The prediction has a mean pLDDT of 87. This is a predicted structure of a 350-nucleotide part of an RNA (small-subunit ribosomal RNA, central domain) from an uncultured Alphaproteobacteria bacterium. Rfam family: Bacterial small subunit ribosomal RNA. The RNAcentral record of the full RNA draws on ENA and SILVA.

Context: one part of a larger RNA
C1' cells in the first nucleotide's frame, strides 16, 4: 500500500450531537463529467521482447515488427453514476391527530423502619461488647438491657421481576411542578428532507482534585489487640480522609453482550413488557407491532458457540488490529491545579 481480520486468540472509539467527506428510494425529460467503442495524433532513441540478417559461433552488431496497458483532441452510444429540470409516495425519514407504559432527567417537599449520638427524664445492676478463643475496648462518674421524649445525618425494606426506563454512564419510598425520549393506532400532511461520521462539541461509575458546608453509618490512612517463626495482612477494639451538598475540575474503568452504527433478506418453539386487531364462553384463544429471555433449523465458527435482538446471507460509512518483551513506556505536542490524562515511539531482546 495491498490482503485478512476484529465475542473469548492482536483488533469496536465508553456514549451521543453533528461539520466536511463517503454512501443514497422512485418515474419521466435533459446533459455528456465518469463509463464503453471507433479514429487522429502523441507515447525519442538506445534498452527489453519476437523475426530475420553480419562478424567461423557467441558476446557484440545491424534491419524489421510488435509492445510502450498512458495523455490530449475528435466522432458515436446514452444502459449505469453523476449534474439540471419536472414529478411520486400504501415504501425511508419527518410532521399532525388520538391513545399508552415506564427507577428517563432535573428542582422543590413530605414519611416511616433502622443506626447513632447527644441530651433529657424512668426502670435496673454488674457486667457488656467481641472471638476459633482471647485481649485491646466500655462500665459502679451506673454501662449493656429496657421505656418515653428530642437531634443528627445518610440510605429507602417488602413491593422486586430472567420486570421496567435511559444513547451510554446510570436509574429504585412517596408527592407536586417543569422536561427528554419512546410504543401502539390512524382515513390528514411534507415529499428522500436519508445513513454513517474524520475533525469537532457535549455527556460520562468509582476514587482523585479545589472552595465553602455537612457527617449517623460505614470506612482507606493511621493506633492499639490478637494470629504467627514474622504478620507493614487476614479476625477484633477504635479512628481520619471519604462516602453526603453546592459550585467548579478530573475523563478513567471488567466504561462488557468483552460483540460500532443503519438498512434489507434468512424454519421454528416457549415465557415475559408495553400497545393494536379479530373471535368467543369476560379470561381464554388467535394474530400483528415494539422491547426483554430461554431453546433451536438453515447457515456461521478453529471449537466454545452464535442462531431474525446473528457471530447467518449482503450492502454503507466510521473506529480499530499486524508476533512477545521493552511499553501504554520515553521524548515532545495538547489538556490538567495536582494526581495524571491523550497522543505515541526506538535501541535491545527473544
Nucleotide at each position: 500500500c495491498u490482503g485478512g481480520g476484529c465475542g473469548u486468540a492482536a483488533a469496536g472509539g465508553g456514549c451521543g450531537c453533528g461539520u466536511a467527506g463517503g454512501c443514497g428510494g422512485u418515474g419521466c425529460g435533459g446533459u455528456a463529467a465518469g463509463u464503453u467503442a471507433g479514429g487522429c495524433g502523441u507515447g525519442a532513441a538506445a534498452g527489453g521482447c519476437c523475426c530475420g540478417g553480419g562478424c567461423u559461433c557467441a558476446a557484440c552488431c545491424c534491419g524489421g515488427g510488435a509492445a510502450u496497458u498512458g495523455c490530449g483532441c475528435u466522432u458515436a452510444a446514452g444502459a449505469c453514476u453523476g449534474c439540471c429540470g419536472c414529478g411520486c409516495u400504501g415504501u425511508g425519514a419527518g410532521u399532525c391527530c388520538g391513545g399508552g407504559a415506564g427507577a428517563g432527567g432535573a428542582u422543590g417537599g413530605c414519611g416511616g423502619a433502622a443506626u447513632u449520638c447527644c441530651c433529657c427524664a424512668g426502670u435496673g445492676u454488674a457486667g457488656a461488647g467481641g472471638u476459633g478463643a482471647a485481649a485491646u475496648u466500655c462500665g459502679u462518674a451506673g454501662a449493656u438491657a429496657u421505656u418515653g421524649g428530642g437531634a443528627a445525618g445518610a440510605a429507602c425494606a417488602c413491593c422486586a421481576g430472567u420486570g421496567g426506563c435511559g444513547a451510554a454512564g446510570g436509574c429504585g419510598g412517596c408527592c407536586a411542578u417543569c422536561u427528554g425520549g419512546c410504543c401502539c393506532g390512524g382515513u390528514a400532511c411534507u415529499g428522500a428532507c436519508g445513513c454513517u461520521g474524520a475533525g469537532g462539541c457535549g455527556c460520562g461509575a468509582a476514587a482523585g482534585c479545589g472552595u465553602g458546608g455537612g457527617g449517623a453509618g460505614c470506612a482507606a490512612a493511621c493506633a492499639g489487640g490478637a494470629u504467627u517463626a514474622g504478620a507493614u495482612a487476614c479476625c477484633c477494639u477504635g479512628g481520619u480522609a471519604g462516602u453526603c451538598c453546592a459550585c467548579g475540575c478530573c475523563g478513567u474503568a471488567a466504561a462488557c453482550g468483552a460483540u460500532g452504527a443503519g438498512u434489507g433478506c434468512u424454519a421454528g418453539a416457549c415465557g415475559u413488557u408495553g400497545g393494536g386487531g379479530a373471535g368467543c364462553u369476560u379470561g381464554c384463544u388467535c394474530u400483528u407491532c415494539a422491547g426483554u429471555g430461554u431453546c433451536g433449523c438453515a447457515g456461521c465458527u478453529a471449537a466454545c458457540g452464535c442462531g431474525a435482538g446473528a457471530a447467518g446471507c449482503a450492502c454503507u460509512c466510521c473506529g480499530c488490529c499486524u508476533g512477545g518483551g521493552g511499553a501504554g513506556u520515553a521524548c515532545g505536542g495538547c489538556c490538567g491545579c495536582a494526581a495524571g490524562g491523550u497522543u505515541a515511539a526506538a535501541a535491545c531482546u527473544c